[in-house]
RNA sequence: AAUUUUGCCGAAUUUCGCUAGAGAAAACGGGGGAACCGUCCUGGGUGAAUUAUUCUUGUAGUAGAGGGAAUAUAGGUGACCUUCAGCCGAACCCUUAGCUAACUCCGUAGGCAUCGAAGGAGAGAA
Numbered sequence: 001a002a003u004u005u006u007g008c009c010g011a012a013u014u015u016c017g018c019u020a021g022a023g024a025a026a027a028c029g030g031g032g033g034a035a036c037c038g039u040c041c042u043g044g045g046u047g048a049a050u051u052a053u054u055c056u057u058g059u060a061g062u063a064g065a066g067g068g069a070a071u072a073u074a075g076g077u078g079a080c081c082u083u084c085a086g087c088c089g090a091a092c093c094c095u096u097a098g099c100u101a102a103c104u105c106c107g108u109a110g111g112c113a114u115c116g117a118a119g120g121a122g123a124g125a126a
Base pairs, nucleotide, nucleotide: 006113007112008111009110013026014025015024016023027108028107029106030105031104032103037098043094044093045092046091051072052071053070054069055068056067057066075088076087077086081122082121083120084119
């Protein structure tokens, strides 16, 4: 460095085709969308990834918005429950969309693991 196998986060897998034209289906997941109910209004969605404090940046001046850093935190994490501990606590999209039957529109990526935090304990189950 490459291949194969076994696993993990995640919806992100499988099958049938095509490779002359290219997709289709199943499965899993997400959005939009009545009545009834709810709301009385500014944003909304996927996701665990929310919130707070301090410092810094800012701007005609003083404050701010936003950005950056640090420390915490809702929440998440390898069968399941409780607990200790470690780790994560992002990123992106849409443009005013509550719930929502029928209906309808989309996604099927990416990243990681080697004697171990995939750790320790308890309870229960198979």
Molecule: c-di-AMP riboswitch aptamer (ydaO/yuaA leader)
Organism: Paenibacillus lactis